The RNA shown here (transfer RNA) has 73 nucleotides and comes from Prosthecobacter sp. The organism belongs to Prosthecobacter, within Bacteria. Its mean pLDDT, the model's own confidence on a scale to 100, is 81. Its Rfam family is "tRNA". Rfam links the family to the GO term triplet codon-amino acid adaptor activity. It is annotated as a transfer RNA. RNAcentral records the identical sequence in 2 taxa. The sequence is in RNAcentral, with records from ENA and MGnify.

RNA sequence: GGCUCCGUAGCUCAGCAGACAGAGCAGCUGUUUACGAAGCAGCAGGCCGCAGGUGCGAAUCCUGCCGGAGCCA
Numbered sequence: 001g002g003c004u005c006c007g008u009a010g011c012u013c014a015g016c017a018g019a020c021a022g023a024g025c026a027g028c029u030g031u032u033u034a035c036g037a038a039g040c041a042g043c044a045g046g047c048c049g050c051a052g053g054u055g056c057g058a059a060u061c062c063u064g065c066c067g068g069a070g071c072c073a
Stems, first nucleotide, its partner, number of pairs: 001072007010025004018056001027043005049065005
């Protein structure tokens, strides 16, 4: 330098162009306990890497950047 894949919650990941963007774990509150842990109930936490484009509508499609991984040279 070329090609491929990835980037969504603190972490690990889901998410056919249409919905208030979700789950598990972690966190917080309550319950329970002599106190914890576990269990149970609930809460909070995201402008979907950045910027453009297409479209009535984009996390999703297209382009360019940025970051990461791998392959080739």